Model confidence (mean pLDDT): 78 of 100. This is a predicted structure of a 103-nucleotide RNA (Purine riboswitch aptamer) from Natronincola peptidivorans. Lineage of the source: Bacteria > Bacillota > Clostridia > Natronincolaceae > Natronincola.
RNA sequence: AUAUGAUAUAAAAACAACACGCAUAUAAUAUCGAUAAUAAGGAUCGAUAGUUUCUACCUUAAGGACCGUAAAGCCUUGGACUAUGGGUGAAGUUAUUAUAUUU
Numbered sequence: 001a002u003a004u005g006a007u008a009u010a011a012a013a014a015c016a017a018c019a020c021g022c023a024u025a026u027a028a029u030a031u032c033g034a035u036a037a038u039a040a041g042g043a044u045c046g047a048u049a050g051u052u053u054c055u056a057c058c059u060u061a062a063g064g065a066c067c068g069u070a071a072a073g074c075c076u077u078g079g080a081c082u083a084u085g086g087g088u089g090a091a092g093u094u095a096u097u098a099u100a101u102u103u
Base pairs, nucleotide, nucleotide: 005102006101007100008099009098010097011096013094014093015092018089019088020087022085023084024083025082026056029049030048031047032046033045034044035043041067042066050057058079060078061077062076063075064074
């Protein structure tokens, strides 16, 4: 000086568990049936629809009105999960390059 292998450090790259937030879906919604309560009440169960969509569709919080005892529930503002898409961060993994030590 060159070649092979190993170790350490550094650089940039790819993939990525997972986390965060964003968008889309759906309005945590609607319809129907059965049962239940009755102003100290207004509930429960089931089916169907709704999504290029799996799941969910509430034993939810606060406020308001309404129903004079009947069979029907209503309005407002908040609170999730799930699926998909792309974004940011990222344990870790992979291969590459440079330097140092060693063989």